[in-house]
Context: one part of a larger RNA
């Protein structure tokens, strides 16, 4: 110099605390160990792995198991030789690659050969085969923490140190004052983006004040005020008032303002750690295999089940259940697609007429509300499991999809240590909509609105972090 300390000061963080819901207890899902297995392909493993890569395993996907083939090979290309076509309906064997039949087809042309395609040869191909401790690129992570560093000056033999220390302040190494330093660069903030007010401009597929019609539906004629949708701009800077304080900035149920001191969300990650994660996204040095660790093709497996753990769903009821009337959304997507109406079916759905390349259809939010039941019970709580029937999807749901109906109705009466996330339109709690995708094991992820809290004295303690001083088993 770090780096550490059950040394010391000071300050922050949903860190404790105050407080609101949860996990841990059932039962399922779904992921991982382990066990099994012919395989149950690989990787991710303290925080920073475990609903992670997978933003869709019946086949494909597939890398993994058995079993049939093939070896210039499933794609890509160079050269040489040769063929004349390539392609191929139909049938036949075969579980399927494939293997046989081969009906038909018979390219262009400057006639020199080209294109294409198959056969042989060969160089070459192809591995998701190792090695993330050989590497690029990417990405967790401390941690959106406030830090990391450099010229030139000066200390000091030197290693280095100064600057960056101190006071005071901030969210911040922001700033301000002091100062052997004076400047600078990477961060910080600003600069972008959404969203909170307000104007200007525009007015359909959107509005509807006025004025008319009206099958009462902005339907229509109208009209663009208004809501809106979409550019542009204006607005918030301790700017103003008061008190403090040299300043920088603090403090105010001060003003005025839709919004007040970083208005509220994101994008944005510094010098570096962890030989951290990735050779299976992809690339890439090296080894390694070459009738196989390449490849094609059926089946099986990744979905197993004595059991541990993580992460969610659903519940255990009355602030509920159940029935029937009835209201308000935001943001996404739609033609091989969305999806309404009629007709049927108790429902999944089916059948058929239709709309929308979408501000024009789809389209109906649910908790909410008003009425009824039911009266504390393993129950009208709760739904697994399980039995029969059936509906879509798809070449095919036995292994191993979803949904419907009928019946069946476990455990579960609030869950031990001990943990976990949360400070406002947060919690909590309802629904909805993408991606991926024939279809779906989605309760996952990623968004979107509705309803909408309680608490925070405070910094003694626990964990992480900064900064300064102190020690020296460490490097």
């Nucleotide at each position: 110099u770090g780096a550490c300390g059950g040394g010391g000061g000071c300050c922050c963080g949903c860190a404790c605390a105050a407080g609101c819901g949860g996990a841990g207890g059932a039962a399922c899902a779904u992921g991982u160990g382990g066990u099994u297995u012919a395989a149950u392909u690989c990787g991710a493993u303290g925080a920073u792995a475990c609903g992670c890569g997978a933003g869709g395993a019946a086949c494909c996907u597939u890398a993994c198991c058995c079993g049939g083939g093939c070896u210039u090979g499933a794609a890509c290309u160079g050269c040489a030789g040769g063929u004349g076509g390539a392609c191929g309906a139909u049938c036949c064997a075969g579980a399927g690659a494939u293997g046989g039949u081969g009906a038909g087809g018979u390219c262009c042309u400057u006639c020199g050969g080209g294109a294409c395609a198959c056969c042989u040869g060969u160089g070459g191909a192809g591995g998701u085969g190792c090695u993330g401790c050989a590497u690029g690129g990417u990405u967790g992570u401390c941690g959106u923490c406030a830090g990391c560093u450099c010229g030139u000056g000066c200390c000091g033999u030197g290693a280095g140190g100064u600057g960056u220390c101190g006071g005071c302040u901030u969210a911040a190494g922001u700033g301000c004052c002091a100062u052997a330093a004076c400047g600078a660069g990477c961060g910080c903030a600003a600069c972008c983006c959404c969203u909170g007010c307000c104007g200007c401009c525009a007015g359909u597929u959107g509005c509807c004040a006025u004025c008319a019609c009206u099958u009462c539906g902005g339907g229509u004629g109208g009209g663009c005020a208004c809501u809106c949708u979409g550019u542009c701009g204006g607005g918030a800077c301790u700017g103003c008032c008061a008190c403090c304080g040299c300043a920088a900035g603090g403090u105010g149920u001060g003003a005025g303002g839709a919004a007040g001191g970083u208005g509220g969300g994101g994008a944005u990650g510094a010098c570096g750690u962890c030989a951290a994660a990735u050779c299976a996204g992809c690339a890439c040095g090296g080894c390694c295999c070459u009738u196989a660790c390449g490849u094609c093709c059926g089946g099986g497996g990744c979905u197993a089940c004595a059991c541990a753990c993580g992460u969610g769903u659903u519940a255990c009821a009355a602030u509920g259940g159940c029935c029937g009337u009835u209201a308000c959304a935001g943001a996404g997507g739609g033609c091989a697609g969305g999806c309404u109406c009629a007709u049927u079916g108790c429902a999944a759905g089916a059948u058929g007429a239709g709309u929308c390349u979408a501000a024009u259809c789809g389209a109906g939010a649910a908790a909410g509300a008003c009425g009824g039941u039911c009266u504390c019970a393993g129950u009208u709580c709760g739904g697994a499991u399980u039995g029969g029937g059936g509906u879509c999807u798809g070449c095919a749901a036995c292994c191993c999809g979803a949904c419907c109906c009928c019946a069946u109705g476990a455990a579960g009466c609030u869950g031990g240590a001990u943990u976990c996330g949360c400070u406002a339109g947060u919690a909590a709690u309802c629904g909805c909509g993408c991606a991926u995708c024939a279809g779906c094991c989605a309760u996952g992820g990623c968004g979107c609105g509705g309803u909408g809290a309680a608490u925070a004295c405070g910094u003694u303690c626990c964990c992480g972090g900064g900064c300064c001083u102190u020690g020296u088993a460490c490097a």
RNAcentral holds the full RNA, with entries from ENA and SILVA. Small-subunit ribosomal RNA, 3' major domain from an uncultured rumen bacterium, 475 nucleotides, folded computationally. The coordinates come from a structure-prediction model, not an experiment, and the mean pLDDT is 82.